RNA sequence: GCCCCUGUCGUCCAGCGGUUAGGACGUAAGAUUCUCAAUCUUAAAACCGGAGUUCGAUUCUCCGCAGGGGCGCCA
Numbered sequence: 001g002c003c004c005c006u007g008u009c010g011u012c013c014a015g016c017g018g019u020u021a022g023g024a025c026g027u028a029a030g031a032u033u034c035u036c037a038a039u040c041u042u043a044a045a046a047c048c049g050g051a052g053u054u055c056g057a058u059u060c061u062c063c064g065c066a067g068g069g070g071c072g073c074c075a
Base pairs, nucleotide, nucleotide: 001071002070003069004068005067006066007065010025011024012023013022018055027043028042029041030040031039048064049063050062051061052060
């Protein structure tokens, strides 16, 4: 330098054009317990940035940014 993949709550993963953006773990509050743990209930918490297509974009396209992988160059 070229090609491919990925980017969503604090973390890990769903979501394949119209959702209340969901789950697990974690966190907080409450219940339970003598206390802790465990268990139960509830709550907060997210779409990398910009442009385009579309009635409508987290989703599709393009350009960036970040991360990962492959190939090449390094006379």

The prediction has a mean pLDDT of 81. The RNA shown here (transfer RNA) has 75 nucleotides and comes from an uncultured Planctomycetota bacterium. Rfam family: tRNA. Rfam describes the family as follows. Transfer RNA (tRNA) molecules are approximately 80 nucleotides in length. Gene Ontology term of the family: triplet codon-amino acid adaptor activity.